[in-house]
RNA sequence: CAAUCGCACGGGCACACCCGCCGCAAGACGGGGUCGCAAAGGCACGGGACCCUCAGGUCAGCCGGCCUACCGAU
Numbered sequence: 001c002a003a004u005c006g007c008a009c010g011g012g013c014a015c016a017c018c019c020g021c022c023g024c025a026a027g028a029c030g031g032g033g034u035c036g037c038a039a040a041g042g043c044a045c046g047g048g049a050c051c052c053u054c055a056g057g058u059c060a061g062c063c064g065g066c067c068u069a070c071c072g073a074u
Stems, first nucleotide, its partner, number of pairs: 003074004012037002017032004022027001035061001041067003045064003048059004
């Protein structure tokens, strides 16, 4: 440096729910929370789901794909 593995030591994220806040909504964001996660980090590219004022939009914690990364082991 690369590949593979991890039952996860350090460190990380945070479902439901509650509070605040934005949005018509799906949902987003901040705080609490901690079901879970080894990419539950990023990208709506393919499939899928959802919303809609039918223009469009949301979901990366539904699956696939692409890109990137910490710790430990081989």